[in-house]
RNA sequence: ACAAUGAAGAGUUUGAUCCUGGCUCAGGAUGAACGCUAGCGGCAGGCCUAAUACAUGCAAGUCGAACGGUAAGUCCCUGCUUGCAGGGAACACGAGUGGCGCACGGGUGCGUAACGCGUAUGCAACCUACCUUAAACUGGAAGAUAGCCCCGAGAAAUCGGGAUUAAUACUCCAUGAUAAUAAUUAUUGACAUCAAUUUUUAUUUAAAGCUCCGGCGGUUUAAGAUGGGCAUGCGUGACAUUAGAUAGUUGGUGAGGUAACGGCUCACCAAGUCUACGAUGUCUAGGGGUUCUGAGAGGAUUUUCCCCCACACUGGUACUGAGACACGGACCAGACUCCUACGGGAGGCAGCAGUAAGGAAUAUUGGUCAAUGGACGCAAGUCUGAACCAGCCAUGCCGCGUGCAGGAUGACAGCCCUAUGGGUUGUAAACUGCUUUUAUACGGGAAGAAACCCCCGAUUUCGUAUCGGGACUGACGGUACCGUAAGAAUAAGGAUCGGCUAACUCCGUGCCAGCAGCCGCGGUAAUACGGAGGAUCCAAGCGUUAUCCGGAUUCAUUGGGUUUAAAGGGUGCGCAGGCUGAAUAAUAAGUCAGUGGUGAAAUCCUACAGCUUAACUGUAGAACUGCCAUUGAUACUGUUAUUCUUGAGUAUAGUUGUAGUGGGCGGAAUGUGUCAUGUAGCGGUGAAAUGCAUAGAUAUGACACAGAACACCGAUCGCGAAGGCAGCUCACUAAGCUGAAACUGACGCUCAGGCACGAAAGCGUGGGGAGCAAACAGGAUUAGAUACCCUGGUAGUCCACGCCGUAAACGAUGAUUACUCGUUGUUGGCGAUAAACAGUCAGCGACUGAACGAAAGUAUUAAGUAAUCCACCUGGGGAGUACGGUCGCAAGAUUGAAACUCAAAGGAAUUGACGGGGGCCCGCACAAGCGGAGGAGCAUGUGGUUUAAUUCGAUGAUACGCGAGGAACCUUACCUGGGCUUAAAUGUAGGAUGACAAUCCGGGAAACCGGAUUUCCCUUCGGGGCAACCUACAAGGUGCUGCAUGGUUGUCGUCAGCUCGUGCCGUGAGGUGUCGGGUUAAGUCCCAUAACGAGCGCAACCCCUAUCCUUAGUUGCCAUCAGAUAAUGCUGGGGACUCUAAGGAAACUGCCUACGCAAGUAGUGAGGAAGGUGGGGAUGACGUCAAAUCAGCACGGCCCUUAUGUCCAGGGCUACACACGUGCUACAAUGGUCGAUACAGAGGGUCGCUACCUGGUGACAGGAUGCUAAUCUCUAAAAUCGAUCUCAGUUCGGAUCGAAGUCUGCAACUCGACUUCGUGAAGUCGGAUUCGCUAGUAAUCGCAUAUCAGCAACGAUGCGGUGAAUACGUUCCCGGGCCUUGUACACACCGCCCGUCAAGCCAUGGAAGCUGGGGGUACCUGAAGUCCGUGACCGAAAGGAGCGGCCUAGGGUAAAACUAGUGACUGGGGCUAAGUCGUAACAAGGUAGCCGUACCGGAAGGUGUGGCUGGAAUACCUCCUUU
Repeated sequence: ACAAUGAAGAGUUUGAUCCUGGCUCAGGAUGAACGCUAGCGGCAGGCCUAAUACAUGCAAGUCGAACGGUAAGUCCCUGCUUGCAGGGAACACGAGUGGCGCACGGGUGCGUAACGCGUAUGCAACCUACCUUAAACUGGAAGAUAGCCCCGAGAAAUCGGGAUUAAUACUCCAUGAUAAUAAUUAUUGACAUCAAUUUUUAUUUAAAGCUCCGGCGGUUUAAGAUGGGCAUGCGUGACAUUAGAUAGUUGGUGAGGUAACGGCUCACCAAGUCUACGAUGUCUAGGGGUUCUGAGAGGAUUUUCCCCCACACUGGUACUGAGACACGGACCAGACUCCUACGGGAGGCAGCAGUAAGGAAUAUUGGUCAAUGGACGCAAGUCUGAACCAGCCAUGCCGCGUGCAGGAUGACAGCCCUAUGGGUUGUAAACUGCUUUUAUACGGGAAGAAACCCCCGAUUUCGUAUCGGGACUGACGGUACCGUAAGAAUAAGGAUCGGCUAACUCCGUGCCAGCAGCCGCGGUAAUACGGAGGAUCCAAGCGUUAUCCGGAUUCAUUGGGUUUAAAGGGUGCGCAGGCUGAAUAAUAAGUCAGUGGUGAAAUCCUACAGCUUAACUGUAGAACUGCCAUUGAUACUGUUAUUCUUGAGUAUAGUUGUAGUGGGCGGAAUGUGUCAUGUAGCGGUGAAAUGCAUAGAUAUGACACAGAACACCGAUCGCGAAGGCAGCUCACUAAGCUGAAACUGACGCUCAGGCACGAAAGCGUGGGGAGCAAACAGGAUUAGAUACCCUGGUAGUCCACGCCGUAAACGAUGAUUACUCGUUGUUGGCGAUAAACAGUCAGCGACUGAACGAAAGUAUUAAGUAAUCCACCUGGGGAGUACGGUCGCAAGAUUGAAACUCAAAGGAAUUGACGGGGGCCCGCACAAGCGGAGGAGCAUGUGGUUUAAUUCGAUGAUACGCGAGGAACCUUACCUGGGCUUAAAUGUAGGAUGACAAUCCGGGAAACCGGAUUUCCCUUCGGGGCAACCUACAAGGUGCUGCAUGGUUGUCGUCAGCUCGUGCCGUGAGGUGUCGGGUUAAGUCCCAUAACGAGCGCAACCCCUAUCCUUAGUUGCCAUCAGAUAAUGCUGGGGACUCUAAGGAAACUGCCUACGCAAGUAGUGAGGAAGGUGGGGAUGACGUCAAAUCAGCACGGCCCUUAUGUCCAGGGCUACACACGUGCUACAAUGGUCGAUACAGAGGGUCGCUACCUGGUGACAGGAUGCUAAUCUCUAAAAUCGAUCUCAGUUCGGAUCGAAGUCUGCAACUCGACUUCGUGAAGUCGGAUUCGCUAGUAAUCGCAUAUCAGCAACGAUGCGGUGAAUACGUUCCCGGGCCUUGUACACACCGCCCGUCAAGCCAUGGAAGCUGGGGGUACCUGAAGUCCGUGACCGAAAGGAGCGGCCUAGGGUAAAACUAGUGACUGGGGCUAAGUCGUAACAAGGUAGCCGUACCGGAAGGUGUGGCUGGAAUACCUCCUUU
């Protein structure tokens, strides 16, 4: 440049990802229907169901110019009874004869899978009325018949008889051909039979008249046109769970028949014909142009319009005719309906209207022949439900309108909100101005009409031919259209608003009601339900439903796949079929190009034009991608011919092996038997038992026998098509490989159907039987154990012959051929002298590139790049099931559905979590120890029970001496009873008041109620302050929801983890970093490293403590000096020490040795107060548990408001058969009791701690002093010393109970603590089990404090005193961390999930049967009718009536097959929040799982036998890569 105008996706499997794969949606369409709504017009369309039944009317007649005629009408004449009779005429014409038409037009889609239709051809095998052209002819005669008239039968329909009559009705004769038939001559052409033209002869066959005199008709022949008939190629549904079908069947000869060919029919002869390229059968269906969709290829479709076909109540039959086997013709049979005088008759809307029925559903019993067309006619004209119009219906397409402009305080109302206010509805409204389409009223008003016919004129080839003018004709319709008038006047709805998918809030509801196309929403804060406001999309429509195409490349020609997702046949051989090496030549079938014909019109597309526009319509073009013919090209494919050697094969020489079949032989082991030795057990298991054994087992030795299998070699080895094959040897058979290159010359590849082989199990017959071993028996285990384990044990395993024909028959990978980087091992040959080897061929392995793949992975042995052929797949389940067929002795195999049901099922990989997987590591996790709990009594908390109430919360670890660090009232939230209602408190505003309040009295349990008394301040005199009261507005709630929340807290866990940026890897989720080797308490650090860095955690920084130093010394201290005392730092003084409290120093693996690359580790190392984070504390990453708390507090929502608020009294939280947790005290001598005598730390104290004194046995009381605290005060016990007790229910133990007291407090009854006296219970060290603790720790001893009037404290939080034992070690239990592995888990193992049984619902298989349906077969019967024969009756004859025969619709009978419905009962299947039994699978799923087969069992399932890895872990071997 040419050509082309055309192609979108989304949701849904998962925690997330990629893929496979289905389901669903967005688009367009419809003869539609339904719901809501509705102003107008134009153009279209309108029974898809019952080809069901039809009332009524109409839909096919016409011609008197064919005929005899004259029933009715008109006119004339006559008669008159004045509206009747007779006659005539022409216009005209009922009934009749005759001609033409009725075979068109109109309807419907039953049947038909077919030459029916479409397309292209042929007829040398045919017909064609009317029309056109050409030629010829049109002479004569005869006899009937309808009608009319008369008679008769019948209810009617209709029929019978007699007389008479016409024709373009019928018949006969003549003439005649280019007609027909028979024979014949010649020429030309071909397509097989033949055709065309031509010569001669013979035979046969025609006609009709009417007339206005112009013609119109009639007959014959030829040709044309039109319409039809027949034949053929190709194309044109489903099912193979329909595989064989066919006797006129296939062909021939002859005859008949037809317009014509032909088994179309018949006789005879032959035995053919169709079929896997799908015959036959069954089911479904008119076909096409088209229409819808789609980028296209395709898929679906056949309503309107056009073409063809078929049909006309159902079935059959012919007649007439040019044409029919005839929608509004005939005959017969059948079903149905109607009339009837019961004897007989009539009918056919799938024509137009209309009715009933059916149904979700589809219109008027309209007008006109004005136009177009048709029939008849010379014509006028008649007929025409064809047609043209109108009516109904938003059924569709198209067009128009429902107003336009201005108008903000952005009005009111509505709705929403973060609510003194704002947003939205919204320029929307009001209001102002403008316009008038449409609707309404009035007025005007078409085109469609031009012909025929009639009149006039012209031309004239004189043809009532042609042309011109005039006149006549409109159903629609006073319609379209135009004008005028007034006035915004007459006119908007539907669906949707979670995502897909444009559009959001409030209220109601509370897994209810409901929604839903898919995913899914709804269980008290629903953008998903219902309503409202608002918004979005369309708009006189909008949604829903149904159906088709699309999206779906989801049947893939364009344009898919098959290792693991669905899918490679178990393997080979091989016919058909498909594909096929190199060269040359020919041909031209495929192929390509040109040309011609055809591809109807309409439709689609383009251009133009007509209706105001558009839809719609017209004209022209293009197109119709097709078929046929012809001419050419010859590369490729095909065909033919001739060659070639490289594919393939043969021969030859070697070589290889667990290849196959049949013999023979061998040793080890096992079992059995005999004999011998020998004595009490053997055997078996996790542990046992059954079993065997004193009748002598097991063990040992010798001998004998039996059957089966072949150790070592032995291997990721070898061979075979696969299954499979292993001791040694012989015979036979087969195969591979290699060398050299002799021969053949494409002989090849693949392979549906077919044939053969085909592990194990199983079956049949006959053998054999040692071991093993389904079933079975027994013993164990167990809740059970139809199992796993054990002891036995039969089929079977073995052999021969015959079946079966399947396996995870796997490399889950079909066969063959070619090509495509490398490294390495190995087997068998060849090369080579060779154990050496860049050599080569054929195998068997491993690794790694490109490429491919969803990834895992594959990678010259492809899953790469290509080619050929075969097989197979199309969501999961139902189901490899049912039915049917085939095979089998059976088991069963093979082929192989549907209903119904789900929105997934699945593959690979990722991150987690988990494992009765693995590795490494840690922890008072175990172990080693010490002391406890569990037994007793008491205290305390919880559960349970009780109660009017026993308030509420916390519930494995992580609730239970927890909230509560203190319930007699209060607290208090609970119960009973009594009160209050702006309230217990506070604020604001207004009002009125001057008090409020206190005291007293009465009632009362009190709260409270009633009464009495007393009673403000400041002032500029206006008022103000203060107080309570009244009114109004704001209250209050320990009521609910911790699953709406904030904040806080527990736990994993003081575990070492959790992440990010950039980069890199991966399609991606993700990974890397963070892994590996070391090391650490530590993701601590080092090394290595596609990672480099960083953050939150770890550590450190902070506090206490251990040492020292400096500074400062009061209330602390007191060595030295001095003083004083009965004594004491008591005093002066001092800062030395202790101590106090500020600041610093010190510890860092810094030094040494050893090991190590380093980090670091080790050391009774050195030094040091302290040594390897010195010891404690505070500090708690990302997150988990919808963990806890609405009753600490805060807070959303909901709820109560004379009460769920609030006040008061009493009661309860303290109950008590019982169970559990946490503690205390004990059970005693390491002790109790008594006496004596020491030493702390940390805290507290003025409503307090209290020295000291007195009293009391004591709790305590009465006095009194110091201290607002290093000053005063509260303060030890165990220990130590001495005495006593002497092993007992005790001088242990102290519960319980009695009595008497003390203290606090309004108040100790329910319900306080303490004291004294008395009483003196259980308990003698605690079952299974379980808890804490690794050093100043456990154990043990006391002290202090908070709360607090007091105290149920034995609790909690702190403090100090005395002060141990043990740790080999990491196998095991528990918890945790990292790496790895498996997974069907992801709510994450407290997971998932299988089967029986029970219940409900649904569809389906079988079934004794029962009931239908269509088709076929056999037999019987057989109407009408054609044909044939006969024809004694009629007729002059021709012929006919009649009779007989063949065939047939229909009817009947019989036995089968097919198909549908139903069926007591029965089988499995599917679905269904919470049924039963087990736990088969997923982790090594607790016995690895699975496949085939067999047996067994409630069920999942178990076991045997062979196979597979789609099994984990461990060890070993081998191989590979790197160093």
Overview
Predicted 3D model of a 1523-nucleotide RNA (small-subunit ribosomal RNA) from a Bacteroidales bacterium. Lineage of the source: Bacteria > Pseudomonadati > Bacteroidota > Bacteroidia > Bacteroidales. The sequence was found in a public genome assembly.